[in-house]
RNA sequence: GGUGGAGUGGCUCAAGUGGUAGAGCAUCUGCCUAACAAGCAUGAGGUUCUGGGUUCAAAUCCCAGUACCACUA
Numbered sequence: 001g002g003u004g005g006a007g008u009g010g011c012u013c014a015a016g017u018g019g020u021a022g023a024g025c026a027u028c029u030g031c032c033u034a035a036c037a038a039g040c041a042u043g044a045g046g047u048u049c050u051g052g053g054u055u056c057a058a059a060u061c062c063c064a065g066u067a068c069c070a071c072u073a
């Protein structure tokens, strides 16, 4: 340099050929306990890597950029 994959809460991952983004862990608060852990209940936290395009509507489709992984030269 080329080809492919992947970029979504703090972490690991979902989201049927486009229709208001969910789960587990972690975390906050409460209950429980002498206390801690476990358990139970409840809440917060994302404008989906960046910019543009298509569309009534984009995490999803298209283009460019960027950083990561694998293969290849």
Stems, first nucleotide, its partner, number of pairs: 001072005007066001010025004019056001027043001029041003049065005
A computed fold for a 73-nucleotide RNA from Castor canadensis, annotated as transfer RNA.